[in-house]
Context: one part of a larger RNA
RNA sequence: GAACGAACGCUGGCGGCGUGCUUAACACAUGCAAGUCGAGUGCGCGUCCCGAUAGCAAUAUCGGGAUGGCGCACGGCGCACGGGUGCGUAACACGUGGGUAACCUGCCCUUUGGUGGGGAAUAACCCCGGGAAACCGGGGCUAAUUCCGCAUAAGAUCCGCAAGGAUGAAAGCCGCAAGGCGCCGAUGGAGGGGCCCGCGCACGAUUAGCUAGUUGGUAGGGUAACGGCCUACCAAGGCGAUGAUCGUUAGCUGGUCUGAGAGGAUGGCCAGCCACACUGGAACUGAGACACGGUCCAGACUCCUACGGGAGGCAGCAGUGGGGAAUCUUGCACAAUGGGCGAAAGCCUGAUGCAGCGACGCCGCGUGGGGGAUGAAGCUUCUCGGAGUGUAAACCCCUUUCGACCCGGACGAAUACCUCGCAAGAGGGGUGACGGUACGGGUAUAAGAAGCCCCGGCUAACUACGUGCCAGCAGCCGCGGUAAUACGUAGGGGGCCAGCGUUGUUC
Repeated sequence: GAACGAACGCUGGCGGCGUGCUUAACACAUGCAAGUCGAGUGCGCGUCCCGAUAGCAAUAUCGGGAUGGCGCACGGCGCACGGGUGCGUAACACGUGGGUAACCUGCCCUUUGGUGGGGAAUAACCCCGGGAAACCGGGGCUAAUUCCGCAUAAGAUCCGCAAGGAUGAAAGCCGCAAGGCGCCGAUGGAGGGGCCCGCGCACGAUUAGCUAGUUGGUAGGGUAACGGCCUACCAAGGCGAUGAUCGUUAGCUGGUCUGAGAGGAUGGCCAGCCACACUGGAACUGAGACACGGUCCAGACUCCUACGGGAGGCAGCAGUGGGGAAUCUUGCACAAUGGGCGAAAGCCUGAUGCAGCGACGCCGCGUGGGGGAUGAAGCUUCUCGGAGUGUAAACCCCUUUCGACCCGGACGAAUACCUCGCAAGAGGGGUGACGGUACGGGUAUAAGAAGCCCCGGCUAACUACGUGCCAGCAGCCGCGGUAAUACGUAGGGGGCCAGCGUUGUUC
């Protein structure tokens, strides 16, 4: 000098864009953050229509029919994405380049072959029972795109040299219809992932030896898949001063800061990858998890309890306490973008879009412009003549940004949807959180808007008074003990400017 996720002191007008727990991966009240589908299905309720009975009627009850409006439940898809954090990890974790003839892949796309015929269970519901509750047990009924056989088997898999043989599948729904959406098997793809390898990737030798599934083989198991991944047996190997092992520290990268560069430092926001979800362990379901808002076990903690037993997990968005020098609103909206489900309408979405708070950063603008005296007053200084503040003010003329008020007022919106059409397309109609915001026009007035640090040398800027090695200053050198340009105040001056200084850290 530059930089910062900064903090502290003094000060503070406006706007745009960014950015904001670096500490306790400390504990968390409350609300919300993952649902959706009735065009897979059952039941209950509701609504509507018809009929019967009672009643003058309103209406009530019963029966039948229609209806996805509400609830419960089965079933399907999603919940493995998105969002958070950086604990762990020195590792094929990451980066880069390869390999996989050792592999998987729901939804999507291409191509292709099928979708025949039966059966059964169960939740919800009803009944009984247990429990304070959470919830649980028994009996009975029932549906399906739930489950299970049978048939079929192009392709697939297995056996076989071949001929050939064996195994093994499905679900329906909507629509008047045409047709559409599905379901099963297979093929290729796209995108996604698993595994393996070369190279790169922190410090310590005041860590020198480490290793028994250890190193290799055979056989088997296991996996989507190779493999000591696991097991049995056999052999005795394997690693290491080119630093094994151990210890300490740390998520890695694209990048960021600095620097002429080489390099050094760093990894906050954004993007990619990894790891984690109270702590430790485990599997289930599934195309995919060993699963943040799933399950089970153990532990610590908090809460409820009828003491028998239960409930919970903000490193999601807000917010609270605590820690700390220090870090925000318990906001609005799904209008847009994107995601999940759905044929669609649509529903959900603290992702996201916006708004709020903080000079935390960067950038832009303003706090007025011109004229105006041998020069007011005040203040400071003085050799008392004067000098300085100083065109500065007053005063005259001008302008009106920003702010204030009034009027107008968006872009972001086009889809979706409806009608016509074979289609291309045409027509119709609707949707804005931000926001009465941006922006435009107008009204009035210089009117509402300047501070901070420094002035001994380094280093730009000097006098007076007070103080008297005191009080104090200080980045280094050093100032202060009676004439202090170095302390304090004042006048003046210098620098930067909505900031200015200080501290910390990096180069």